[in-house]
The prediction has a mean pLDDT of 85. This is a predicted structure of a 71-nucleotide RNA (transfer RNA) from a Patescibacteria group bacterium. RNAcentral holds the sequence, with entries from ENA. Rfam family: tRNA. Rfam describes the family as follows. Transfer RNA (tRNA) molecules are approximately 80 nucleotides in length. It is annotated as a transfer RNA.
RNA sequence: GGGAGUGUAGUUUAGUGGUAGAAUAACUCUCUCCAAAAGAGUAGGCUGGGGUUCAAUUCCCUGCACUCCCG
Numbered sequence: 001g002g003g004a005g006u007g008u009a010g011u012u013u014a015g016u017g018g019u020a021g022a023a024u025a026a027c028u029c030u031c032u033c034c035a036a037a038a039g040a041g042u043a044g045g046c047u048g049g050g051g052u053u054c055a056a057u058u059c060c061c062u063g064c065a066c067u068c069c070c071g
Stems, first nucleotide, its partner, number of pairs: 001070007010024004018054001026042005047063005
């Protein structure tokens, strides 16, 4: 330099046009003499920009970061 892929919560991830989910972690409560475990609840997220669309995490373009292949 050329090509391909990935980017969603603190972490691991589901979601292929119409409400953004789960596990775990954090916090609160219940239980307990105390703690752990268990149960209930709360908060927390779509890599940036632009485009298409009534509507975009999803489709298109482009930037950024990371990974892989070729040279």

NCBI's taxonomy places the organism under Bacteria, Bacteria candidate phyla.